[in-house]
RNA sequence: GCCGGCAUGGCACAGUUGGUAGCGCAGUUGAUUUGUAAUCAUCAGGUCGGGGGUUCAAGUCCCUCUGCCGGCACCA
Numbered sequence: 001g002c003c004g005g006c007a008u009g010g011c012a013c014a015g016u017u018g019g020u021a022g023c024g025c026a027g028u029u030g031a032u033u034u035g036u037a038a039u040c041a042u043c044a045g046g047u048c049g050g051g052g053g054u055u056c057a058a059g060u061c062c063c064u065c066u067g068c069c070g071g072c073a074c075c076a
Base pairs, nucleotide, nucleotide: 001072002071003070004069005068006067007066010025011024013022019056027043029041030040031039049065050064051063052062053061
């Protein structure tokens, strides 16, 4: 340099044909317990990597940039 994949709460990940952004763990508060853990209930937390475009409507489609991973090529 070329090709491909990935980027979504603190962490690991879902999200069908574009139509209300979710699960688990962690965290808050409460219940239970002599107490802790466990269990149960509850609450909070996201400008969906940045920018632009299409559309009535974009996490999803298109363009571009950035970062990470993998493969290939180059290194006189």

This is a predicted structure of a 76-nucleotide RNA (transfer RNA) from Alphaproteobacteria bacterium UBA3864. The prediction has a mean pLDDT of 81. Its Rfam family is "tRNA". Rfam classes the family as a transfer RNA. Its family is annotated with triplet codon-amino acid adaptor activity in the Gene Ontology. Rfam describes the family as follows. Transfer RNA (tRNA) molecules are approximately 80 nucleotides in length. Lineage of the source: Bacteria > Pseudomonadati > Pseudomonadota > Alphaproteobacteria.